[in-house]
RNA sequence: CAAGCUGGCCGGGUGGUCGCGGCAGCGUCAGGCUGCUGAGGAAAGUCCGCACUCCACAGAGCAUGGUGCCGGCUAACGGCCGGGCGGGGCGACCCGAUGGCAAGUGCAACAGAGAGGUGUAUUGCCCCGGUUUUACCGCCGGGGUGAGGGUGAAACGGUGGUGUAAGAGACCACCGGCGGCGGCAGUAAUGUCGCCGGCCAGGCAAACUCCCACCAGGAGCAAGGCCAAACAGGGCGGAGGCGCUGCUCGCGCCAGUUGACGUCCGGGUAGGCUGCUUGAGCGGAUUGGCAACAAUCCGCCUAGAGAGAUGAUCACCAGCCUGAUGGUGUUUAGCCAUCAGGCUACAGAAUGCGGCUUACAGGCCGGCUUGGUGA
Numbered sequence: 001c002a003a004g005c006u007g008g009c010c011g012g013g014u015g016g017u018c019g020c021g022g023c024a025g026c027g028u029c030a031g032g033c034u035g036c037u038g039a040g041g042a043a044a045g046u047c048c049g050c051a052c053u054c055c056a057c058a059g060a061g062c063a064u065g066g067u068g069c070c071g072g073c074u075a076a077c078g079g080c081c082g083g084g085c086g087g088g089g090c091g092a093c094c095c096g097a098u099g100g101c102a103a104g105u106g107c108a109a110c111a112g113a114g115a116g117g118u119g120u121a122u123u124g125c126c127c128c129g130g131u132u133u134u135a136c137c138g139c140c141g142g143g144g145u146g147a148g149g150g151u152g153a154a155a156c157g158g159u160g161g162u163g164u165a166a167g168a169g170a171c172c173a174c175c176g177g178c179g180g181c182g183g184c185a186g187u188a189a190u191g192u193c194g195c196c197g198g199c200c201a202g203g204c205a206a207a208c209u210c211c212c213a214c215c216a217g218g219a220g221c222a223a224g225g226c227c228a229a230a231c232a233g234g235g236c237g238g239a240g241g242c243g244c245u246g247c248u249c250g251c252g253c254c255a256g257u258u259g260a261c262g263u264c265c266g267g268g269u270a271g272g273c274u275g276c277u278u279g280a281g282c283g284g285a286u287u288g289g290c291a292a293c294a295a296u297c298c299g300c301c302u303a304g305a306g307a308g309a310u311g312a313u314c315a316c317c318a319g320c321c322u323g324a325u326g327g328u329g330u331u332u333a334g335c336c337a338u339c340a341g342g343c344u345a346c347a348g349a350a351u352g353c354g355g356c357u358u359a360c361a362g363g364c365c366g367g368c369u370u371g372g373u374g375a
Stems, first nucleotide, its partner, number of pairs: 001371010012317007020038007040346001044357002047355005052220004064216005069083005084098001085096004099211002104208002106204002123148001124145008157175006178197008224274004233265005240254005281300008318344011
């Protein structure tokens, strides 16, 4: 320098005008003024896990659902970190629902003779008999075989030999794989070595109302708690009560024991308050740990609406893309300057928190790998 891998971060700035939510103060009661403050890395999807709240609940088992290599972290998790195993890449690194199919049940398109336990024979190989005058070849019939060819993602180990009519783990040696036992390394998953067995045990568990281990009660802030009009209901008092009207008179209305009016009570609708944001919190430093993470110390307070505020617009600047012109450069690539046009995303809290997944204009920083060149 080129091509890559990987981790993290930012995600427009300043000013003017208009507008909105919350809090505090002023001031007035029409309704305003001033100040402070006001979205995200995903606030999203609502896919997991918790906190919190109410309901249910002796204990155990079954069913159902979920998770699934090992160790660690965490409040917990299907999350994260480290490791093992398998696969991909020259490599940095990436991907994997990754327990169990020599217990049961089940599945396997097309092709192929045959696709799951014994099943086959298309092309072959070999033997016997017949046909033919004998032999060879051919043809017909019977039997043996699964080694060669062929199909397939997959055909019941591979190589060499013994053996045989031809063959075959039928037998033998080595190799590979499998099972059992043991040694060593490791907390473990696992790795490695040795001995024995046997060639009979193929694949799929993201196939099962299969096995094994572990986990799980239900509903959700419209949870839940408090206050509480009006109307209706009940208890008690009750002959008057209400309006014009502050008082006296007058008038009107309601009631007069089937009760006007007053008062009390419980449940609780409308409505209001709360839950509500100080919390598994954020930032920094130190220590322990490979890391996830934890501990200690210091500092900080950072939206709380309730049909739901956090916006719109203008100017300048910034970044990027495209085009034109000029300069530089060996024509190029590239770089610099000016001008014009365009773009600046994805998306928006609603009880809170930890994750996962998905979306995202553009930009910045760190670490590493491979190749080339120069010193």